[in-house]
RNA sequence: CAAGUGGACCGGACGGUCGCCCCGGCUUGCCGGGGAGGAAAGUCCGAACUCCGCAGAGCAGUGUGCCGGAUAACGUCCGGGAUUCCGGUUUCAAAGCCGGAAGACGGCCAGUGCCACAGAAAACAUACCGUCCGCCUCAAGUGGAUAAGGGUGAAAAGGUGCGGUAAGAGCGCACCGCCUGAGCAGCAAUGUUCAGGGCAGGGUAAACCCCACACGGAGCAAGACCAAAUAGGGAGGGAGUCCCGGCUUGCCAGGACACGUGCUGGCUCGGCGCGUCACAACCUUCGGGUAGGUCGCAUGAGCGCGCCAGUAAUGGCUCGCCAAGAGGAAUGAUCGUCAUCCCGGCUUGCCGGGAUACAGAAUUCGGCUUACAGGUCCACUCGCUUC
RNA sequence: CGGGGCGUAGCGCAGCCUGGUAGCGCACCUGCCUUGGGCGCAGGGGGUCCGCGGUUCAAAUCCGCGCGCCCCGACCA
Numbered sequence: 001c002a003a004g005u006g007g008a009c010c011g012g013a014c015g016g017u018c019g020c021c022c023c024g025g026c027u028u029g030c031c032g033g034g035g036a037g038g039a040a041a042g043u044c045c046g047a048a049c050u051c052c053g054c055a056g057a058g059c060a061g062u063g064u065g066c067c068g069g070a071u072a073a074c075g076u077c078c079g080g081g082a083u084u085c086c087g088g089u090u091u092c093a094a095a096g097c098c099g100g101a102a103g104a105c106g107g108c109c110a111g112u113g114c115c116a117c118a119g120a121a122a123a124c125a126u127a128c129c130g131u132c133c134g135c136c137u138c139a140a141g142u143g144g145a146u147a148a149g150g151g152u153g154a155a156a157a158g159g160u161g162c163g164g165u166a167a168g169a170g171c172g173c174a175c176c177g178c179c180u181g182a183g184c185a186g187c188a189a190u191g192u193u194c195a196g197g198g199c200a201g202g203g204u205a206a207a208c209c210c211c212a213c214a215c216g217g218a219g220c221a222a223g224a225c226c227a228a229a230u231a232g233g234g235a236g237g238g239a240g241u242c243c244c245g246g247c248u249u250g251c252c253a254g255g256a257c258a259c260g261u262g263c264u265g266g267c268u269c270g271g272c273g274c275g276u277c278a279c280a281a282c283c284u285u286c287g288g289g290u291a292g293g294u295c296g297c298a299u300g301a302g303c304g305c306g307c308c309a310g311u312a313a314u315g316g317c318u319c320g321c322c323a324a325g326a327g328g329a330a331u332g333a334u335c336g337u338c339a340u341c342c343c344g345g346c347u348u349g350c351c352g353g354g355a356u357a358c359a360g361a362a363u364u365c366g367g368c369u370u371a372c373a374g375g376u377c378c379a380c381u382c383g384c385u386u387c
Numbered sequence: 388c389g390g391g392g393c394g395u396a397g398c399g400c401a402g403c404c405u406g407g408u409a410g411c412g413c414a415c416c417u418g419c420c421u422u423g424g425g426c427g428c429a430g431g432g433g434g435u436c437c438g439c440g441g442u443u444c445a446a447a448u449c450c451g452c453g454c455g456c457c458c459c460g461a462c463c464a
Base pairs, nucleotide, nucleotide: 001383003381004380005379006378007377008376009375010374012338013337014336015335016334017333018332020035021034022033023032024031025030026029037358041369042368044367045366046365047364048363049219050218051217052216056269057268058267059266061215062214063213064212065211066080067079068078069077070076081105083102084101085100086099087098088097089096106210107209111208112207113204114203115202128150129149130146131145132144133143134142135141158176159175160174161173162172163171177199178197179196180195181194182193183192184191185190223295224294225293226292233286234285235284236283237282240257241256242255243254245252246251247250258276259275260274261273262272263271288463289462290461302321303320304319306317307316308315309314339356340355341354342353343352344351345350346349388460389459390458391457392456393455394454397413398412399411400410407444415431416430417429418428419427437453438452439451440450441449
């Protein structure tokens, strides 16, 4: 210098004119102030807030999942560990070491299921070709041994080498891998060393499941207040007995058990409310009315500079700031100058034309994910050139 | 604004829970039947299972993200 990957950030600037929404002021039609985003989006997680008789127990269900920390909380973030991949280095080749990246990374030695086709065999093993031994004159055939080699498959019962053997095989040995136990380091995940064991245990849990932890439900159309209007309407479902008391003697109140229904969102039990022979609680459905105002609603887990603690996420302190709040929904249009890019022209740095992304608040925060013209910066890798 | 469901052949649907072959009806094409058409009979074609990525040997099916479509939800009595 050029390319690639990853990360962070900006995402047109200034001014004039005419409009729109909100707030404040008064001399009531003028003045002053404010007016989209990094994603306001998807609604995928987590909360705040509000209501539901404060939500109890069991089963079921859903979610999360290496370890430690951060946080109001999280499936988010930070740090660490192991694994896999890529590059470099060493080497015959690897292991190892260095650098970078990725991931929903508990458990298939608790149990069960599945592994199509092909193949001898898909997990209590087994033998198609082959190899070796016996019978047999040889071949063929047959009985046995074997799992080195071939073949099938996504996957074939530890790997490499040497010895060994009739041929073979952890059969024996060395190294690697694995299992068990102990020591050491670390908060832990885990790492490492030593000793023992010939090896038991194919894969799949984004299969059922097991283990640990968490979870009551609904959502600002939550909810609170004021005001207005209508027929407090029709249909269907819908559960009772006993005892006692009062009196106006056919009405009211209480208790026991049972039942119905609501809180309740899957079930059962518990708790509480209302109701049980009826004009009846409650549920379903068909109708009727109003679709007005105020609050919730923006001072908050708030933003910015600096300092301190911490590897970091983050936290603490000082100072400063107040920054849309409409409610079917405002944040726009146009002109001038400049910036960036493209096209054309030529007098080669000027002129003319065009373009400037994705997208737009709706109770509010913390994340994730997705979309995004163009540009800036940082880190790493490879290539070329120069010193 | 909030909540729920769906996407498979031209159309309407099954298969998805429990992963290995995508199927049914109508429509379409060819032949037979008929004077011709319809009906009928026989045969046949047509699918990247909405898109992308992941798990797995293997995905319409399981998981994640995105896209599109549909439905429901005001208050009073």
Overview: Predicted 3D model of RNase P RNA and transfer RNA as a complex of 464 nucleotides. The coordinates come from a structure-prediction model, not an experiment, and the mean pLDDT is 78. Rfam match: Bacterial RNase P class A. By type it is a ribozyme.